Predicted 3D model of a 246-nucleotide part of an RNA (large-subunit ribosomal RNA, domain VI) from a metagenome. Rfam family: Bacterial large subunit ribosomal RNA. Gene Ontology terms of the family: ribosome and structural constituent of ribosome. Model confidence (mean pLDDT): 80 of 100.

[in-house]
Context: one part of a larger RNA
């Protein structure tokens, strides 16, 4: 753009994809078999892994580039104390919430059934016999096809179902704004009748006892005060701010 008013929600499903594996135990059974040694087909509301698939992050494990500490050299405030900035896109180190993640955690291949292939059949002529085929009928595969699941009406064959606007400006929609567990870029989702987002409180988690003072030591330190001080992503509160206006 079309689907012949414009728009919201909900769906049918022609068509396409995905999935579809393989091992071993166990019982049946030391049974059928077979002189013995050996040893099963079938069959199961049975169990175990592998590998692939798809989700998750409560634990466990990895990340967490400025969250916290601890340190060297070096520059600065403001001397001393404390701090900051740099040290090949963390300066080394330890650790390490919330996201992300596999080395983790869950689920999954089900079950029925159709028509078949190669094949193996009943009956049964052509051809008085035979003979699965010629009429006619049966059984048969990790395959087809249904079932399972995903996406789907540009399926131009453009469906259906329900409301909303009522002939123009009120429905609706677009831009903007604050943003998101949604996200290449559109898109999608919250919107004052509002916890969207920041700030604040309270907590949770992290790190590991701050900074000043007192003490004790000559001093480096080292104890209290202090499980302190700080703190990003996290939960709960709360319209204080911004979700204006057009």
């Nucleotide at each position: 753009c079309g689907u012949u008013a414009g728009a919201a929600u909900a769906u049918u499903g022609a068509g396409a994809g995905a999935a579809g594996u393989c091992a071993c135990u166990c019982a049946u059974a030391g049974u059928a078999c077979g002189a013995g040694a050996g040893g099963a087909c079938c069959u199961g509301u049975a169990g175990u892994g592998a590998u692939c698939a798809u989700g998750c992050c409560u634990a466990u494990g990895g990340u967490c580039u400025a969250c916290c500490a601890g340190u060297u050299c070096u520059c600065u405030u403001u001397c001393c104390a404390a701090a900051g900035g740099g040290a090949a896109a963390c300066g080394c180190u330890g650790a390490g919430u919330a996201g992300c993640u596999a080395c983790g955690c869950a689920u999954g291949g089900a079950g029925u059934g159709c028509a078949u292939a190669a094949c193996c059949g009943c009956u049964g002529a052509a051809a008085g016999c035979a003979u699965c085929u010629a009429a006619g009928u049966g059984g048969g595969a990790a395959g087809g096809c249904c079932a399972u699941u995903u996406c789907a009406a540009g399926a131009u064959g453009a469906g259906u179902a329900u409301u909303c606007u009522c002939c123009a400006u009120c429905a609706a929609g677009c831009c903007g704004c604050a943003g998101c567990a949604a996200g290449a870029c559109a898109a999608g989702c919250u919107g004052u009748a509002g916890a969207u987002a920041g700030g604040u409180a309270u907590c949770a988690g992290g790190u590991g006892u701050a900074a000043g003072a007192u003490c004790a030591g000559u001093a480096a330190u080292g104890a209290u005060u202090u499980c302190a001080g700080c703190c990003g992503a996290g939960a709960u509160a709360u319209a204080c701010u911004a979700a204006a206006g057009g």